[in-house]
RNA sequence: AGGUGAUAAGGGCAAAGCUCCGGAAACGGAGCGGCGCAAAGCCAAGGGUCUAAGGUCCAUGUGACUAGGAUAGCCUGGCUGCCGCC
Numbered sequence: 001a002g003g004u005g006a007u008a009a010g011g012g013c014a015a016a017g018c019u020c021c022g023g024a025a026a027c028g029g030a031g032c033g034g035c036g037c038a039a040a041g042c043c044a045a046g047g048g049u050c051u052a053a054g055g056u057c058c059a060u061g062u063g064a065c066u067a068g069g070a071u072a073g074c075c076u077g078g079c080u081g082c083c084g085c086c
Stems, first nucleotide, its partner, number of pairs: 002086004012037002017032006035073001041079003045076003048071003054066004058061001
């Protein structure tokens, strides 16, 4: 440096749920919590999925469509990292 994740060692992150806050919502933040994760570290570039404030439409409704919103713990991709083994 490359590949790899059996066995370890030191550890790390933190699902659902609950409380509070932000948000139109999806969802996010903080605390508790711990389902799991060898990148469950970071990035919204591609795809998927979620939401629909605003916008458009009409049959005017608890309506339909729509991402500039969200999701990295959905996948691909990019960047970075601990240890062991080869």
The prediction has a mean pLDDT of 90.
The RNA shown here (c-di-GMP-I riboswitch aptamer) has 86 nucleotides and comes from an Actinomycetes bacterium.
It matches the Rfam family "c-di-GMP-I riboswitch aptamer". Gene Ontology term of the family: cyclic-di-GMP binding.
The sequence was found by an Rfam model in a public genome assembly.